[in-house]
The prediction has a mean pLDDT of 80. A computed fold for a 115-nucleotide RNA from a soil metagenome, annotated as c-di-AMP riboswitch aptamer (ydaO/yuaA leader).
RNA sequence: GGCCGAAUUGCAUAAAGCGGAGGACCCAAUCUCGCGGGGUGAAUUCCGACAGAGUCGGAAAGGAUAUCCCUUAAUCCUAACCCGUCAGCUAACUUCGCAGGCGACUAAGGGAAAA
Numbered sequence: 001g002g003c004c005g006a007a008u009u010g011c012a013u014a015a016a017g018c019g020g021a022g023g024a025c026c027c028a029a030u031c032u033c034g035c036g037g038g039g040u041g042a043a044u045u046c047c048g049a050c051a052g053a054g055u056c057g058g059a060a061a062g063g064a065u066a067u068c069c070c071u072u073a074a075u076c077c078u079a080a081c082c083c084g085u086c087a088g089c090u091a092a093c094u095u096c097g098c099a100g101g102c103g104a105c106u107a108a109g110g111g112a113a114a115a
Stems, first nucleotide, its partner, number of pairs: 002102003008016002017098006027088001036086001037083004044060007061078005067112007
């Protein structure tokens, strides 16, 4: 000087800005069961092996890679946490977060912007 991420700015007050959740009509749903169900997040699904929790391998799908956008290639990742039997969408409205972790660096083509 930068990267992942909503996680920045601020006379550091107040706020602005960026994200998330709950919450009508209409629409959807309407039973039974329950090993319930749901949320943030890219972080899910399937197959195979190992007695098994899980681990490993593979495929599909999703995501990241240095001004910004698109395409291609290459490399890498697919976690973690929360609510607590309860929440579809949802105007008004109500409410919450603005952390944490990395790091001397992947290229090419096209476009945009700036100087």

The sequence is in RNAcentral, with records from MGnify.